[in-house]
Molecule: Glycine riboswitch aptamer
Organism: uncultured Alphaproteobacteria bacterium
RNA sequence: AUGAUCCCUGCGGGAGAGACCGGCUUCGCGCCGGAGCCGAAGGCGCAACCGCCCCGGAAACGCUCAGGCAAAAGGACCGCUUGGGGGAU
Numbered sequence: 001a002u003g004a005u006c007c008c009u010g011c012g013g014g015a016g017a018g019a020c021c022g023g024c025u026u027c028g029c030g031c032c033g034g035a036g037c038c039g040a041a042g043g044c045g046c047a048a049c050c051g052c053c054c055c056g057g058a059a060a061c062g063c064u065c066a067g068g069c070a071a072a073a074g075g076a077c078c079g080c081u082u083g084g085g086g087g088a089u
Stems, first nucleotide, its partner, number of pairs: 001089002006084002010080004020034005036069003042065001043063003049057003
């Protein structure tokens, strides 16, 4: 000097599943109950896999506690990006 992985910021894309049924109602996007369903916030579990292989890290797999099942919001992940950071050369 160039500056990877990673973290934050902003933008774009982003699936699945009943605008369910009943009651109350101030007739409001509200409240209560009932079963049904989804998984890609989070969480938990097995463990594929990975590593510095003593021991650690661990999934898009599973469970659905939470969350969600018109729109909105959210949304793992992908692309670009402000800033941080600093492996490596």